[in-house]
Context: one part of a larger RNA
RNA sequence: CUAUACUGAAGGAACUCGGCAAAUUGCCUCCGUACCUUCGGAAGAAGGAGGCCCUCGUUGCGGGCAACCGCUUCGAGGGGGCACAGGCCAGGGGGUAGCGACUGUUUAACAAAAACACAGGGCUCUGCUAAGUCGGCUUCAAGACGACGUAUAGGGUCUGACGCCUGCCCGGUGCCGGAAGGUUAAAUGGAGAGGUGCAAGCUUUGAAAUGAAGCCCCGGUAAACGGCGGCCGUAACUAUAACGGUCCUAAGGUAGCGAAAUUCCUUGUCGGGUAAGUUCCGACCUGCACGAAUGGCGUAACGAUCUGGCGACUGUCUUAACGAGCAGCACA
Numbered sequence: 001c002u003a004u005a006c007u008g009a010a011g012g013a014a015c016u017c018g019g020c021a022a023a024u025u026g027c028c029u030c031c032g033u034a035c036c037u038u039c040g041g042a043a044g045a046a047g048g049a050g051g052c053c054c055u056c057g058u059u060g061c062g063g064g065c066a067a068c069c070g071c072u073u074c075g076a077g078g079g080g081g082c083a084c085a086g087g088c089c090a091g092g093g094g095g096u097a098g099c100g101a102c103u104g105u106u107u108a109a110c111a112a113a114a115a116c117a118c119a120g121g122g123c124u125c126u127g128c129u130a131a132g133u134c135g136g137c138u139u140c141a142a143g144a145c146g147a148c149g150u151a152u153a154g155g156g157u158c159u160g161a162c163g164c165c166u167g168c169c170c171g172g173u174g175c176c177g178g179a180a181g182g183u184u185a186a187a188u189g190g191a192g193a194g195g196u197g198c199a200a201g202c203u204u205u206g207a208a209a210u211g212a213a214g215c216c217c218c219g220g221u222a223a224a225c226g227g228c229g230g231c232c233g234u235a236a237c238u239a240u241a242a243c244g245g246u247c248c249u250a251a252g253g254u255a256g257c258g259a260a261a262u263u264c265c266u267u268g269u270c271g272g273g274u275a276a277g278u279u280c281c282g283a284c285c286u287g288c289a290c291g292a293a294u295g296g297c298g299u300a301a302c303g304a305u306c307u308g309g310c311g312a313c314u315g316u317c318u319u320a321a322c323g324a325g326c327a328g329c330a331c332a
Base pairs, nucleotide, nucleotide: 001328004324007321010318011317014316019313027051028050029049030048031047036041038161052079053078054077055076056075057074060071061070062069063068080084093310098305099303100302104116105115120159121158122157123156124155125154126153132145133144134143162298163297164296165295167228168227169226172225173224174221175220176219177218178217181216182215183214187210188209192205193204194203195202196201229247230246231245232244233243256290257287268284269283270282271281272280
């Protein structure tokens, strides 16, 4: 010097990306406890008081033949100390917004989360030798799981408690249905044509016609993949446009939300908080480029989550300091 612990005047976040770290709080009994709420919670909310020793009285229980002993309840009076949960151990608190309902799970060794899962919801497949999967083989097995289950079952997929809801579009792609029609392979067919032969024949080729799935075609289907417009004009100030015109489309974004985990312009504008606020909260809507199970909007409880703020607290800081101190190093 350093790992690591400790102390503190005055101030108290001025530090910093950020209260990171540290400090505060901490136990038991009693009092007391708000918004909100799914009535369970929130809640140990918050915020207070007491706690040691002695004396006297007192409640209950147990043991003992009894005297009495042990534990225990409550009340009164008194005593000492800087300090009585005297050490160790042992919640900091409250208000607010986002996300995810929750408990769980995860990148063994840089990520624990808003990611995954989840109960709940929907769609779809499967009638049992089930669908689906494993298996081996290359032409396609035995066998096994599913399941000693049977559509309230099993598989796949999306969403993700709960509450209120989930709009329009089937033109494209997909899927499902469709005894017609078109197209269409092998195969069937054999009008004909060629080669050869004296011929019978042999041989090559071959039109029409018949001929499956598929595709075309006709319908359905969006909690299937997906999609959900433009221009111009108009009200007795101005502005705006309930209204009208026109073009295009399969249909032109409904409810709700909105500068948002989404807003480029942008530190948008207004309000709040601060002496001062690119963050934050509440609004507005001009949504570059929200939007309804690739779910929309809310939501009590929960979170080693994330954002901003308040009080408490502090060596984070103003601004440094004192002492302790393992290892190493230096000197003796």